[in-house]
RNAcentral holds the full RNA, with entries from ENA and SILVA. The part of an RNA shown here (small-subunit ribosomal RNA, 5' domain) has 490 nucleotides and comes from an uncultured organism. The prediction has a mean pLDDT of 85.

Context: one part of a larger RNA
RNA sequence: GAUGAACGCUGGCAACAUGCUUAACACAUGCAAGUCGAACGAAAGUUUUCUUCGGAAAAAUUUAGUGGCGAACGGGUGAGUAACACGUGGGAAUUUACCUUGCGGCGAAGGAUAACUUUUGGAAACGGAAGCUAAUACUUCAUAUGCUGAAAAGUGAAAGUAUUUUAUUUUAAAUACACCGGAAGAGAAGCCCGCGCCUGAUUAGCUAGUUGGUGAGGUAAUGGCUUACCAAGGCGAUGAUCAGUAGCUGGUCUGAGAGGAUGAACAGCCACAUUGGGGCUGAGACACGACCCAAACUCCUACGGGAGGCAGCAGUGAGGAAUUUUCCGCAAUGGGCGAAAGCCUGACGGAGCAAUGUUGCGUGAAGGAUGAAGGAUUGUGGUUUGUAAACUUCUUUUGUUAGAGAAGAAUCUUGACGGUAUCUAACGAAUAAGCGUCGGCUAACUUCGUGCCAGCAGCCGCGGUAAUACGAGGGACGCAAGUGUUAUCC
Numbered sequence: 001g002a003u004g005a006a007c008g009c010u011g012g013c014a015a016c017a018u019g020c021u022u023a024a025c026a027c028a029u030g031c032a033a034g035u036c037g038a039a040c041g042a043a044a045g046u047u048u049u050c051u052u053c054g055g056a057a058a059a060a061u062u063u064a065g066u067g068g069c070g071a072a073c074g075g076g077u078g079a080g081u082a083a084c085a086c087g088u089g090g091g092a093a094u095u096u097a098c099c100u101u102g103c104g105g106c107g108a109a110g111g112a113u114a115a116c117u118u119u120u121g122g123a124a125a126c127g128g129a130a131g132c133u134a135a136u137a138c139u140u141c142a143u144a145u146g147c148u149g150a151a152a153a154g155u156g157a158a159a160g161u162a163u164u165u166u167a168u169u170u171u172a173a174a175u176a177c178a179c180c181g182g183a184a185g186a187g188a189a190g191c192c193c194g195c196g197c198c199u200g201a202u203u204a205g206c207u208a209g210u211u212g213g214u215g216a217g218g219u220a221a222u223g224g225c226u227u228a229c230c231a232a233g234g235c236g237a238u239g240a241u242c243a244g245u246a247g248c249u250g251g252u253c254u255g256a257g258a259g260g261a262u263g264a265a266c267a268g269c270c271a272c273a274u275u276g277g278g279g280c281u282g283a284g285a286c287a288c289g290a291c292c293c294a295a296a297c298u299c300c301u302a303c304g305g306g307a308g309g310c311a312g313c314a315g316u317g318a319g320g321a322a323u324u325u326u327c328c329g330c331a332a333u334g335g336g337c338g339a340a341a342g343c344c345u346g347a348c349g350g351a352g353c354a355a356u357g358u359u360g361c362g363u364g365a366a367g368g369a370u371g372a373a374g375g376a377u378u379g380u381g382g383u384u385u386g387u388a389a390a391c392u393u394c395u396u397u398u399g400u401u402a403g404a405g406a407a408g409a410a411u412c413u414u415g416a417c418g419g420u421a422u423c424u425a426a427c428g429a430a431u432a433a434g435c436g437u438c439g440g441c442u443a444a445c446u447u448c449g450u451g452c453c454a455g456c457a458g459c460c461g462c463g464g465u466a467a468u469a470c471g472a473g474g475g476a477c478g479c480a481a482g483u484g485u486u487a488u489c490c
Stems, first nucleotide, its partner, number of pairs: 001489003005486005012361006018354002020319001025317003029314003034069003039066002042063003046059005076272003086196006094189003099185003103181003107141004116131006146155003160177006198244003205235003210232008247269004251262004274295005297308004325351001327350003333347001334345004364394004374385004399427006408417001434479005439460003445474005455462002
């Protein structure tokens, strides 16, 4: 000098930041990922019209289900990892939904199924059976630049919806958004390599898919990635292997620098999601708020069986020296879905709490000597507190009250913050100073008490009757809404 600090004493305000460093301990409760009716059938109530009074049609609204996209982002944490994890610079054998550009296409047919109805099992969670139905769900045929192949040949797509017009009772056209195939781009991702990357030799040898080759399999893709066979290699004192510790980086702190230490917040990458394993779906996961299995723990149970995962935001218990509200809003920025209106968004924007930090402001200003009183001290003359106070004049930052009142919004609408910031007026010095130290280092001295006691102390050292070192008073010095102590780093 620094800190994500803590503790003691004290404490006025504002702005901007920051706030479980410990138990990757366990979690009550609420919320954190939905959306689309302009893909689809259906249902419900409302309104209107028609009616053979059974019902039918239309319109808008709502939505359980099928279907699509999203849920792989965003948010959290740092357990593991000494590794191509990260940083940097290269590389070739790859993939890529949505987006952009450009080319071509969008023909024909079919069978199901959820919802629903009936029935049935179960305490529940959740199922079983029969029947009905639609699609941008699924399947087949056709066509196709493409792909595989030496060739022959093989393989290989698609879907509509809304609006308008025309026509008329189902056509046609246009527009918009979709859909399919190929190519290119952008952005994203996977893979390989050079170099850099902590400590220990009181760890010296390690390695059989091990190192290489051939064939095969596998992958989006290279490759012992896997497997069969063949060869016997590969790494290592330039530190292999083993053990310990640790997320890495931009940065941060310190330092004149070189360096040392560090990796909170913010940003990039990685890893993880109760523990271990596994795959499914998908452009993308081996998936925090998905699934399956095993384990530990917790909860429900009718004992047959079920449910759960805060290292999301708040919040609770525990641990700890120690770390906040079960707040407001989608107004802004951004994200998902949607043609749009819009819906969702504990991302985010804000408010709340905490002197935790940084910065700024204030606690009054000018005058005022009888140098008042009081205190302390004294050589009893005085000295000091001290222009300090009183008193006079002034100001109103701040405060209180009242009035006005934003920008942030993107031509209309739309502001959580917020009646906030800010402005104006009135009132009145009013509402606002402490903490540590005073032997030397080190700025600042005396009196009393105590008597090697009580105590102090960072080092040297003080204290045994005149203690500037202990305790108290007065005075002084330092910093100041803080100040000391402790811890850690340079």